[in-house]
c-di-GMP-I riboswitch aptamer from a marine sediment metagenome, 90 nucleotides, folded computationally. RNAcentral holds the sequence, with entries from MGnify.
RNA sequence: AAAAGGCAAACCUCGAGUAAUCGGGGGGCGCAAAGCCACGGGUCCUAAAGAUAAUCAGGUUUUUAUUAUAAGGAUGGCCGAGCUACCGAA
Numbered sequence: 001a002a003a004a005g006g007c008a009a010a011c012c013u014c015g016a017g018u019a020a021u022c023g024g025g026g027g028g029c030g031c032a033a034a035g036c037c038a039c040g041g042g043u044c045c046u047a048a049a050g051a052u053a054a055u056c057a058g059g060u061u062u063u064u065a066u067u068a069u070a071a072g073g074a075u076g077g078c079c080g081a082g083c084u085a086c087c088g089a090a
Base pairs, nucleotide, nucleotide: 006031007030011026012025013024014023015022016021029077035083036082039080040079041078042075043074044073045072046071049069050067051066052065053064054063
């Protein structure tokens, strides 16, 4: 070089989860590390307290929405670091 082989997005389906998302089957957009790993950054989810707005009540505070600082979680097919690896002619 060539060839063999590998993985599997969306979507459909069954299941787990509040959710992000994950697992099985179908599927195949792509991938030369789209193999492993949440240590760092990013993004996403849940969400106590707080804040803001609306609302209820008339008294010692109801309900809803938004926000996302704590905490917890997800993503390696977002990136960095780390670890490992198949074929391979002349």